[in-house]
C1' cells in the first nucleotide's frame, strides 16, 4: 500500500488467577482451571500446487510458509442518515 475481518475449527500436559488489544462503560468467560508455554489434532485457503481461460477470473487440492481454533474485531464510543437501525470513518488483527 492492497485485500479480508457476522462463516469455520479442540483435546491433553505444565502451571495456578486472571482474561476478552489499549482508555471508559456495558456484557461475558474463569478454581467444573483464566492467561502463558508445550504436544497432538482441527479450521480456513492469504501465499502455494494443479486444471480451464487471451485476461479479469473460475474450479480442485492441502505437502510447505503464515494465521486462527468462546461470544461480529463480544458490544458501544466518532460522522452521516435515521432515531430501536443502517452505512461509513478511526483504531486494531491477519495476509501478500
Nucleotide at each position: 500500500u492492497u485485500a479480508u475481518c457476522a462463516a469455520g475449527a479442540a483435546a491433553g500436559g505444565u502451571u495456578g488467577a486472571g482474561g476478552g488489544a489499549a482508555u471508559a462503560g456495558a456484557c461475558c468467560c474463569g478454581c467444573u482451571g483464566a492467561a502463558a508455554c508445550c504436544u497432538u489434532g482441527g479450521c480456513a485457503a492469504c501465499c502455494c500446487u494443479c486444471c480451464u481461460g487471451u485476461a479479469u477470473a473460475g474450479g480442485a487440492g492441502a505437502a510447505g510458509g503464515u494465521g486462527c481454533u468462546a461470544a461480529a474485531u463480544u458490544c458501544u464510543a466518532c460522522u452521516g442518515c435515521a432515531u430501536g437501525g443502517c452505512a461509513g470513518a478511526u483504531a486494531g488483527a491477519u495476509a501478500a
The RNA shown here (SAM riboswitch aptamer (S box leader)) has 96 nucleotides and comes from uncultured Christiangramia sp. The coordinates come from a structure-prediction model, not an experiment, and the mean pLDDT is 84. It matches the Rfam family "SAM riboswitch aptamer (S box leader)". Rfam links the family to the GO term regulation of gene expression. Rfam's curators write: The SAM riboswitch is found upstream of a number of genes which code for proteins involved in methionine or cysteine biosynthesis in Gram-positive bacteria. The RNAcentral record of the sequence draws on MGnify.